[in-house]
RNA sequence: GCGUCAGUAGCUCAGUGGGCAGAGCACGACCUUGCCACGGUCGCGAUGCGAGUUCGAGUCUCGCCUGACGCU
Numbered sequence: 001g002c003g004u005c006a007g008u009a010g011c012u013c014a015g016u017g018g019g020c021a022g023a024g025c026a027c028g029a030c031c032u033u034g035c036c037a038c039g040g041u042c043g044c045g046a047u048g049c050g051a052g053u054u055c056g057a058g059u060c061u062c063g064c065c066u067g068a069c070g071c072u
Stems, first nucleotide, its partner, number of pairs: 001071007010025004019055001027043005048064005
């Protein structure tokens, strides 16, 4: 330098036909208990960056950045 894959919540990951962004764990509050743990309810919190297409983009197109792997 080239190619492939990946980038979504604090962490691990879904979202695969373009139509309200989700789960588990973690965190906070409450319930429960004499206290802790377990359990239950509620809450907090995210699409790597920038453009384009579209009525509408996590999803499609282009560029950039980061990481993994391969080639040279």